About this RNA:
A computed fold for a 72-nucleotide RNA from a Candidatus Omnitrophota bacterium, annotated as transfer RNA. It was read from a public genome assembly. Rfam family: tRNA. The source organism's lineage runs through Bacteria, Pseudomonadati and Candidatus Omnitrophota.

RNA sequence: GCACUAGAGGUCUAACUGGCGAGACACUUCUUUCGUAAUGAAGAGAACGGGGUUCGAUUCCCCGCUGGUGCU
Numbered sequence: 001g002c003a004c005u006a007g008a009g010g011u012c013u014a015a016c017u018g019g020c021g022a023g024a025c026a027c028u029u030c031u032u033u034c035g036u037a038a039u040g041a042a043g044a045g046a047a048c049g050g051g052g053u054u055c056g057a058u059u060c061c062c063c064g065c066u067g068g069u070g071c072u
Base pairs, nucleotide, nucleotide: 001071002070003069004068005067006066007065010025011024012023013022019055027043028042029041030040048064049063050062051061052060
């Protein structure tokens, strides 16, 4: 330098081959306890950035960034 691949809450991971983004752990509040933990209930929290196509983009296309793999 080129090609391929991945990027989703704090962390780990689904689904959607374009139509309301789900779960686990963690976190907050309540419950419970003499207290802590655990249990139970409730809650908040996310698509790497920009552009394009489309009625509609996390999904498709382009550029860029970051990580990984391979070739030179």